A computed fold for a 1480-nucleotide RNA from an uncultured bacterium, annotated as small-subunit ribosomal RNA.
It matches the Rfam family "Bacterial small subunit ribosomal RNA".
Its mean pLDDT, the model's own confidence on a scale to 100, is 82.
[in-house]
RNA sequence: AGAGUUUGAUCAUGGCUCAGGAUGAACGCUAGCGACAGGCUUAACACAUGCAAGUCGAGGGGUAACAUUGGUGCUUGCACCAGAUGACGACCGGCGCACGGGUGCGUAACGCGUGUACAAUCUACCUAUUACAGAGGGAUAGCCCAGAGAAAUUUGGAUUAAUACCUCAUAGUAUUAUUGAGUGGCAUCAUUUAAUAAUUAAAACUCCGGUGGUAAUAGAUGAGUACGCGUCUUAUUAGUUAGUUGGUGAGGUAAUGGCUCACCAAGACAUCGAUAAGUAGGGGUCCUGAGAGGGAGAUCCCCCACACUGGUACUGAGACACGGACCAGACUCCUACGGGAGGCAGCAGUGAGGAAUAUUGGGCAAUGGAGGCAACUCUGACCCAGCCAUGUCGCGUGCAGGAAGACGGCCCUAUGGGUUGUAAACUGCUUUUAUACAGGAAGAAACCCACCGACGUGUUGGUGGCUGACGGUACUGUGAGAAUAAAGACCGGCUAACUCCGUGCCAGCAGCCGCGGUAAUACGGAGGGUCUAAGCGUUAUCCGGAAUCAUUGGGUUUAAAGGGUCCGUAGGCGGGCUAAUAAGUCAGAAGUGAAAUCCCACGGCUCAACCGUGGAACUGCUUUUGAUACUGUUAGUCUUGAGUCAUAAUGAGGUAGAUGGAAUGUGUAGUGUAGCGGUGAAACGCUUAGAUAUUACACAGAACACCGAUUGCGAAGGCAGUCUACUAAUUAUGUACUGACGCUGAGGGACGAAAGCGUGGGGAGCGAACAGGAUUAGAUACCCUGGUAGUCCACGCCGUAAACGAUGGAUACUAGCUGUUGGAAAGCAAUUUUCAGUGGCCAAGCAAAAGUGAUAAGUAUCCCACCUGGGGAGUACGUUCGCAAGAAUGAAACUCAAAGGAAUUGACGGGGGCCCGCACAAGCGGUGGAGCAUGUGGUUUAAUUCGAUGAUACGCGAGGAACCUUACCAGGGCUUAAAUGUAGAGUGCAUUAGUCAGAGAUGAUUAUUUCUUCGGACUCUCUACAAGGUGCUGCAUGGUUGUCGUCAGCUCGUGCCGUGAGGUGUCAGGUUAAGUCCUAUAACGAGCGCAACCCCUAUCGUUAGUUGCCAGCAAGUAAAGUUGGGGACUCUAGCGAGACUGCCGGUGCAAACCGUGAGGAAGGUGGGGAUGACGUCAAAUCAUCACGGCCCUUACGUCCUGGGCUACACACGUGCUACAAUGGUAGGUACAGCGAGCAGCCACCCCGCGAGGGGGAGCGAAUCUAUAAAGCCUAUCACAGUUCGGAUCGGAGUCUGCAACUCGACUCCGUGAAGCUGGAAUCGCUAGUAAUCGCAGAUCAGCCAUGCUGCGGUGAAUACGUUCCCGGGCCUUGUACACACCGCCCGUCAAGCCAUGGAAGUUGGGAGUGCCUGAAGUCGGUUACCGCAAGGAGCCGCCUAGGGUAAAACCAGUAACUAGGGCUAAGUCGUAACAAGGUA
Repeated sequence: AGAGUUUGAUCAUGGCUCAGGAUGAACGCUAGCGACAGGCUUAACACAUGCAAGUCGAGGGGUAACAUUGGUGCUUGCACCAGAUGACGACCGGCGCACGGGUGCGUAACGCGUGUACAAUCUACCUAUUACAGAGGGAUAGCCCAGAGAAAUUUGGAUUAAUACCUCAUAGUAUUAUUGAGUGGCAUCAUUUAAUAAUUAAAACUCCGGUGGUAAUAGAUGAGUACGCGUCUUAUUAGUUAGUUGGUGAGGUAAUGGCUCACCAAGACAUCGAUAAGUAGGGGUCCUGAGAGGGAGAUCCCCCACACUGGUACUGAGACACGGACCAGACUCCUACGGGAGGCAGCAGUGAGGAAUAUUGGGCAAUGGAGGCAACUCUGACCCAGCCAUGUCGCGUGCAGGAAGACGGCCCUAUGGGUUGUAAACUGCUUUUAUACAGGAAGAAACCCACCGACGUGUUGGUGGCUGACGGUACUGUGAGAAUAAAGACCGGCUAACUCCGUGCCAGCAGCCGCGGUAAUACGGAGGGUCUAAGCGUUAUCCGGAAUCAUUGGGUUUAAAGGGUCCGUAGGCGGGCUAAUAAGUCAGAAGUGAAAUCCCACGGCUCAACCGUGGAACUGCUUUUGAUACUGUUAGUCUUGAGUCAUAAUGAGGUAGAUGGAAUGUGUAGUGUAGCGGUGAAACGCUUAGAUAUUACACAGAACACCGAUUGCGAAGGCAGUCUACUAAUUAUGUACUGACGCUGAGGGACGAAAGCGUGGGGAGCGAACAGGAUUAGAUACCCUGGUAGUCCACGCCGUAAACGAUGGAUACUAGCUGUUGGAAAGCAAUUUUCAGUGGCCAAGCAAAAGUGAUAAGUAUCCCACCUGGGGAGUACGUUCGCAAGAAUGAAACUCAAAGGAAUUGACGGGGGCCCGCACAAGCGGUGGAGCAUGUGGUUUAAUUCGAUGAUACGCGAGGAACCUUACCAGGGCUUAAAUGUAGAGUGCAUUAGUCAGAGAUGAUUAUUUCUUCGGACUCUCUACAAGGUGCUGCAUGGUUGUCGUCAGCUCGUGCCGUGAGGUGUCAGGUUAAGUCCUAUAACGAGCGCAACCCCUAUCGUUAGUUGCCAGCAAGUAAAGUUGGGGACUCUAGCGAGACUGCCGGUGCAAACCGUGAGGAAGGUGGGGAUGACGUCAAAUCAUCACGGCCCUUACGUCCUGGGCUACACACGUGCUACAAUGGUAGGUACAGCGAGCAGCCACCCCGCGAGGGGGAGCGAAUCUAUAAAGCCUAUCACAGUUCGGAUCGGAGUCUGCAACUCGACUCCGUGAAGCUGGAAUCGCUAGUAAUCGCAGAUCAGCCAUGCUGCGGUGAAUACGUUCCCGGGCCUUGUACACACCGCCCGUCAAGCCAUGGAAGUUGGGAGUGCCUGAAGUCGGUUACCGCAAGGAGCCGCCUAGGGUAAAACCAGUAACUAGGGCUAAGUCGUAACAAGGUA
């Protein structure tokens, strides 16, 4: 110090989350020791038991218990006696009990903190000083006697003491009152002094030293009171208050004071937050933080409050009293039922509550306290110990060597390696700690006692002695022995640390993002690693990070956020100069800021934590002295801010009145006739009772064309025909006037569009609601025809709008250019300058960017308003306003990890522009109808194996299923068929040919049979290890392929622009088939694509001629390159040439285009092929092959027989043949090319109608083998279901093959179905193309081939053009899409869960009010009683706690029913929004 998370990516906004520190903690796992600290945060709930405050005999009467002593009796050990002694129960008396200890209920307060004041006060014990203590009296407790009661307790009688009580005396420097004088101060006054009057004292004890007592003054200590400042939340608490505020007088108090009372006045407090409600002890300090702050108030210290709850006083120096009293209440206990007792928020302890917090311990040895002369007694204060890892600190669990890098574990590419790991074993060393034994502290010095010294009999000093709970503890030494001692969490990112197995959206994890659906570093286990360590994690809470409430230190055009506008109160802020003052401000000094804490230094425990000593600090408050720039205050002055006046202008500024024309509608009358109107198209509607149209007249209401405009005016809302009246404003100019009079503005007031409301008018047009007609699946809409409220006027409400510039007001300053409105000045004019407005573009700057930019969103100042994640929600409740509608103010529970802004790249749009393509159009021929073939779906089946499924599956894998293939089914078998290798054992009957059984596989059986150099070779059998799988996953993969698409695109380097994602380049203007090229240009270049290079084809040249060719020469035949020969030609196949917009003309800057240009075989890529960029579709294929993982192993492997893949109501795709005369049939006849062939092609001959059969040359092929067909020439058929068409069926055959039944092809004879050109729809094709005609080949025994792949023959028509359909490319635009429109997304309803509001009621709580009653008690009064008196009892009165009652308010819980909200993979209905979202 930051990080993760919104997005495809980016920047900014914004929330959520994490890393740090802390705790009086708790929980989980684990645990060796010590030191120091801490330990009921919850029920101020209830408490058994013990202890926590007594002491003094040197105050007193005394003697119950104990001891000593003495005495008596005497059974020598008991009993009795004696206050005689030590002492001492109970009692009188003194002091203490108001401290110490506990708790945090209450309290929002002078309670606390801090600083002052008391001239308005008190103070026991202590210290100092002064003075004094004379005389007397009567009681009372105890003891004794008698009584009541269960007890607690209590009554009566007699007698008695005091340092108890009372009376008298004495006293002034005391108190009070009056008077006089001096001094001082702070207002009342204080102080000193004088005089007069009145009033109040005392206690004894004694060892005679003293101690104690009384009065007064002063000090110290402690307490009381008053005041300034500070001290939580809520305004959904705005008014509160009757002793209330003040005065006079009196009472009361230690003392001031409405503290109390009588009278008088009407005040007092409050938006600078009164009152009310909620919560809470406050501070020093503690945690965190850089600090400012935020949070907390345990332990320790100070203050306050309380002591079962409430009230009250007494005593006392001090209390309204924790371990005192009285009363009331609740609760518990005892009881003889009459009555009594009690108060752990003291220390232990118990129950309860709770996640949770200790021993019914030891001791007064130390420190401190009470009493006492003292010894001493008491002290759960305190000092110690016990329990608890609750925290902090420290120590240890060993150290060194040791590689066969052991065994084992885990992992891997697995004969091997890596890791655990020098780790272990093993060797040597050490002994902290634990354990055993031995020694053994400091804390202790006093008081007191003894002795001695000084002063002189009591202080002080010295020496010695006495005293330890902890504790035989700390510590030290010795012995043995590695011996006694390591865990927890984590390992996807944040965040240090990785692999295997299991699981398979299951189980589970998770702080956030998220992980898990068969290869999980995220679940569980293991190995390994990381971090911390006697602890480690989790949970809870606080601060930090969070500048995420922003004083330091934020914002408000679009992310949350500027009030609709103006006026104005309080408040805040405020121009120039001079003077005074010194409140703010600054400096010095003084006091205070307790100690502890924090920090620094030094020191003590072996170190540290801890502790001690000293310093610094405590940023504060108060007082005082000075300074005077700034702010404030006071006084004076100025004119530039502001205003006034004069002059001149301006405008849809406002209010009221008057008035005008056009249009519309209606009425009346005329002309006129069949429609009008309306729409995408229609209909409802109007019209022969005369509409619409048109003419004339009349009436009505509303709005004001042209001018008219980024025009003008107004605070905003808003304002528009013309004229008048009244009125407001603004601007300019001025040598005028006032002299800071200003700005902003919480509350408050006024104005405030439209709609709406009330009353009364008005009502032409328009027009919510409503009605009808259309549209539609529906259409409560969009469209149409009507139409009420309303719109208009007057008066009164409402008070809201995207009331927007989404931009509050004011002032000042900060480059320019260019319009326009209203003024002024200069100039002859053009024009220029200037003031006030209103626009556009831009510099700097600012901004997340878009943008803004003198009319700021720039630079500054002042004031106001508002914001703090999304939803819930501008909702609920409460309150105010309103006639209502509603407005204003305005939450929470719950829920999510986002919601939102700007910009970027894509994709998309029923957005736009440009362009291309057999995309449309123009044509030709088809499909869809029929029959058949073939593939698919579906159905069926034992099986109909599997895959392919929009385009991009369907004559596809399959280029050939009768068996085989074959993967499927039924049945029967085998357990290794085949390859290869190793090891071991065996055999020479392994092999061949038969026979039998069987469907076959297979089994049984007969016969036969190696080589050898004897080492073995070879074959076979058996065993073991290895196999095999067309089983799954194409969503684990490789390879291959389809498609967009042969579309023109896809990128990179450097530079530049941008915060960035990105952009530029690749855009623009042209051009092209093309990102093809040119020009321009912050781009310049380059790559993959395009093109070209390659192959075929079209022309020519050259080379070479066999099996090809044959012109010329020769031979020869019936004929034939048949032969000799030839290379001319064709042809074959090598090498070359040729075409490049090269030339001409036109257009153009160029690229390029145009021309039926020339030339040329070919002309603008000549035609065709191969060639397929980055990528998309989790596209296809695990069944071509390969391969990860999973699965089967007498089977999911393998063999055999038979069946199936060929089924058949049906649906679809692709084809063949046709429907005929451009044809069929018959006869004759001509011309190809690609290719194939020895288990083959087969000439030729014979037989058969034919398929074919039998013979039989040639050819492993430019040599041999095949009738090309359409075509052409004749003949016939005459429009018919035919001499078309050939399905189907019957019969007879041929061939292949082990075998044609399921299930082959072909031939012949016979049969002769549908079909007469095909609905909606749809496909192909732009030239040697379509159409049409045949031929060949692969596969193959044969063939279901009409398929596929090739080949040649004949050979067209049309394209105006790009509006539309489809697909694609580029640019631009919008977007809430990015899985990218097959997107996103809204609302009702239905289901489950959750929290909340309302609600007839009902339950509870606290605070207050009225009335009644009223204990104890203080105070006041009081003739009858007691007392000598002081005084008391009793009675009366006032006040009050409590109780009762009544009405109302507030808060909380609960409730039938009800309302909306939120959340929840796959429910229903629609499609509202996002693109022009299909009605912006």